Description:
A computed fold for a 72-nucleotide RNA from a Patescibacteria group bacterium, annotated as transfer RNA. The RNAcentral record of the sequence draws on ENA. Its Rfam family is "tRNA". The family's RNA type in Rfam is transfer RNA. Its family is annotated with triplet codon-amino acid adaptor activity in the Gene Ontology. Model confidence (mean pLDDT): 81 of 100.
RNA sequence: GCCAGCGUAGCUCAGUGGUAGAGCAGCGUCUUCAUAAGGCGUGGGUCACAGGUCCGAAUCCUGUCGCUGGUA
Numbered sequence: 001g002c003c004a005g006c007g008u009a010g011c012u013c014a015g016u017g018g019u020a021g022a023g024c025a026g027c028g029u030c031u032u033c034a035u036a037a038g039g040c041g042u043g044g045g046u047c048a049c050a051g052g053u054c055c056g057a058a059u060c061c062u063g064u065c066g067c068u069g070g071u072a
Stems, first nucleotide, its partner, number of pairs: 001071007010024004018055001026042005048064005
């Protein structure tokens, strides 16, 4: 240089056109003499950025940026 994959909550990841989710973590509460474990509840998102298509985009298309891998 070229090719491919990935970018979504603090972390790890789902979600492939119709109201953005789970686990863990955090916070509150119950239980305990106390801690751990456990139960219940709860907050947290410009879906990397910009543009396009569409009635409607995290999702499709184009470009940019970042990360990873392949190739000479």